The RNA shown here (transfer RNA) has 72 nucleotides and comes from candidate division Zixibacteria bacterium HGW-Zixibacteria-1. Its Rfam family is "tRNA". The family's RNA type in Rfam is transfer RNA. The prediction has a mean pLDDT of 80. The source organism's lineage runs through Bacteria, Pseudomonadati and Candidatus Zixiibacteriota.
[in-house]
Parts: sequence; C1' cells; structure tokens
RNA sequence: GCCCCCGUGGUGUAACGGAUAACGCAUCGGCCUCCGGAGCCGGUAAUCCUGGUUCGAUUCCAGGCGGGGGUA
Repeated sequence: GCCCCCGUGGUGUAACGGAUAACGCAUCGGCCUCCGGAGCCGGUAAUCCUGGUUCGAUUCCAGGCGGGGGUA
C1' cells in the first nucleotide's frame, strides 16, 4: 500500500428501517442492618465524525478518523 472485520453509557453486550435506544456489572440515593455485605426499590449516564438515501437511520450508502486481523 491493498483486502476483511469492528466502533452504542464507566464497562460488557442488545436493538426485522418505525417504542421513551434495552439488559447485566459498576456507580449514586433510599429501605434493611449494631456496622458492612447481600437482598429489595429508585436515579444518573451512550449511538466515532461529516455528508447522502428515506416520510423515518443505531441500522442502508460514500468519505474520513480510530482499533484489530490478513497479505507482498
């Protein structure tokens, strides 16, 4: 250089083109407890960027950026 795959909360993953973007862990608050943990209840927090297609894009297309793998 060329080819392939991936990019969503702090983290690990979901989401036939149509919902208020869902769940586990973590985190914060509360209940409980002598204290803590566990358990239960509740909250905060995310679609890599720019365009395009579409009535509608996390999803499809193009380019870019980043990561991983393959190849001379």